[in-house]
């Protein structure tokens, strides 16, 4: 230099145009004589920046970062 992949809570991760499931972890609480375990509630500007569209995690152009190929 040239192709391609990926970015989603603190961590893993689902979402393939109708407004973001789930776990583990952290906070609150019910339960208990304390605990622990179980259960219940809580945490999102979905890498920046535009542009399509009635509506974009999602499409399309640019950038940032990673990470894999070719040379």
């Nucleotide at each position: 230099g040239g192709c391609g992949a990926c970015a989603u809570a603190g961590c893993c991760a689902a979402g393939u145009g109708g407004u973001a499931a789930g776990g583990c972890a952290g906070a609150g609480g019910u339960c208990u004589g304390c605990a622990a375990a179980a259960c219940c509630u809580u945490u999102a500007u979905c890498c920046c920046c535009a542009g399509u569209u009635c509506a974009a995690c999602c499409c399309u152009g640019g950038g940032u970062g990673u990470c894999g190929c070719c040379u």

The RNA shown here (transfer RNA) has 71 nucleotides and comes from Candidatus Phascolarctobacterium caballi. The sequence was found in a public genome assembly. It matches the Rfam family "tRNA". It is annotated as a transfer RNA.